Molecule: transfer RNA
Organism: Azospirillaceae bacterium
RNA sequence: GCGCCUGUAGCUCAGCGGUAGAGCAUCGGACGGCAACGCCGAAGGUCGCAGGUUCGAUACCUGUCGGGCGCU
Numbered sequence: 001g002c003g004c005c006u007g008u009a010g011c012u013c014a015g016c017g018g019u020a021g022a023g024c025a026u027c028g029g030a031c032g033g034c035a036a037c038g039c040c041g042a043a044g045g046u047c048g049c050a051g052g053u054u055c056g057a058u059a060c061c062u063g064u065c066g067g068g069c070g071c072u
Stems, first nucleotide, its partner, number of pairs: 001071007010024004018055001026042004048064005
C1' cells in the first nucleotide's frame, strides 16, 4: 500500500429498511434475623464519525477513524 471482517447500554453480544433488545453488572422493592441465591421493577445507548439513497437507515451506498486477520 491492497483486500476481508468488525465497531450497538459499564462489559459480552442480538437486531440487517418501519417506535433500539437480551444476559451479566448497577440501583430500588418484596421476602428474610442479616446476607447471598432466586423473584419483581427501574435506570442506562445522538447504534464510531461525516455525507448520500429512501416516506422512513443500527441496517443499503460513499468517505473517514479505531480494532482484528491476510497479502505484498